Predicted 3D model of a 359-nucleotide part of an RNA (large-subunit ribosomal RNA, domain IV) from an activated sludge metagenome. Rfam family: Bacterial large subunit ribosomal RNA. Its family is annotated with ribosome and structural constituent of ribosome in the Gene Ontology.
[in-house]
Context: one part of a larger RNA
RNA sequence: UGAUCCCCAAGGAACUCGGCAAAAUAGCAGCCGUAACUUUGGAAUAAGGCUUGGCUAUAGCAAUAUAGCCCGCAGCGAAAGACUCUCUGGCAACUGUUUACCAAAAACACAGCUCCCUGCGAACUCGUAAGAGGAUGUAUAGGGGGUGACACCUGACCAAUGCGAGAAGGUCAACUAUCGGUGGUCAUAUUCCGCUUUUCAUUUGAGAAAUCGAAUGCGAAGCGGAGUAUGGCUGGCUGAUAUAAGCCCUCGUGAAUGUCGGCCGUAACUAUAACGGUCCUAAGGUAGCGAAGUACCUUGUCGGGUAAGUUCCGACGCGCACGAAUGGUGUAAUGACUGGGAAACUGUCUCGAGGAUCA
Numbered sequence: 001u002g003a004u005c006c007c008c009a010a011g012g013a014a015c016u017c018g019g020c021a022a023a024a025u026a027g028c029a030g031c032c033g034u035a036a037c038u039u040u041g042g043a044a045u046a047a048g049g050c051u052u053g054g055c056u057a058u059a060g061c062a063a064u065a066u067a068g069c070c071c072g073c074a075g076c077g078a079a080a081g082a083c084u085c086u087c088u089g090g091c092a093a094c095u096g097u098u099u100a101c102c103a104a105a106a107a108c109a110c111a112g113c114u115c116c117c118u119g120c121g122a123a124c125u126c127g128u129a130a131g132a133g134g135a136u137g138u139a140u141a142g143g144g145g146g147u148g149a150c151a152c153c154u155g156a157c158c159a160a161u162g163c164g165a166g167a168a169g170g171u172c173a174a175c176u177a178u179c180g181g182u183g184g185u186c187a188u189a190u191u192c193c194g195c196u197u198u199u200c201a202u203u204u205g206a207g208a209a210a211u212c213g214a215a216u217g218c219g220a221a222g223c224g225g226a227g228u229a230u231g232g233c234u235g236g237c238u239g240a241u242a243u244a245a246g247c248c249c250u251c252g253u254g255a256a257u258g259u260c261g262g263c264c265g266u267a268a269c270u271a272u273a274a275c276g277g278u279c280c281u282a283a284g285g286u287a288g289c290g291a292a293g294u295a296c297c298u299u300g301u302c303g304g305g306u307a308a309g310u311u312c313c314g315a316c317g318c319g320c321a322c323g324a325a326u327g328g329u330g331u332a333a334u335g336a337c338u339g340g341g342a343a344a345c346u347g348u349c350u351c352g353a354g355g356a357u358c359a
Stems, first nucleotide, its partner, number of pairs: 001359006008352001010350002014348001019345001029051004037042001039149001053070007071075001084343001086341005091335002096108002112147007124133003150330004155260003160257002162253005169248003176242007183234016200217007261279005288322001289319001300316005
């Protein structure tokens, strides 16, 4: 110096975010006594008092009770074990569950309430399937969502989104069917062009002639190219018609997702506005509560409590930005929850001191 303990004058929470820690209470024995509130069960061992040994007598089977007497500082006579209490708010009804190893709670769950789905080969879940669970159940059953005992209640809006129902019209896919257009390919017929061969006619050159050469025109044949028509095969590309759900559309639906206004004026003091006007909206927040675990301004204002109170309690209401099963407001009981006050108690502190053991 640190750790674990013990003790302390006077004061007694002045400590501190906060009585954290410590101290204190006690002995689920007997007797008495016990409030508000309450869901009449509780609250409650509420709180708060007194008693506790031994001997004798009486009653009793006995535990025990009553009376008298005796001792001690002290009688559940030691050790261990073994509730502090009270007033008032918030939240959650409750017992329960949870972040194994920083959060135990106001979070989750819960009984209750409510909505939706499901007629059984159920819905739903797992699985590719077979199949299985649901369930050897059958709507007083099963699955899913929300809320969360109980009491009083749960307002307005269906415009948006979702869901349910509907079918007149509009829009709309692929396949398919039918009717067209346009391709590919083959055959036949035909037209045109080019080339080659060739008959004939005309002109011309060479030659005495036969003959040979060149140019032009008509015709014929062959080959190649292009086009048209018909038919066969193919069905490629494309158009139209016919056709579902959906969407548009029409209703409904909030304990479905959700939403629940602004400006101006007005009363015989002033102030305020029951009232009026106007704009917008699907409709403009009802009851209840409210500076709230929600209120920025804000330590709002008033009252209470204190000598002194940014916390607390009760009111007020200009609610920055409460509000009704994302439930609203209350509520006895319950809580290792959380805020405030008081009693008792203390080394938490004023403010430190001493002692024991260990390192």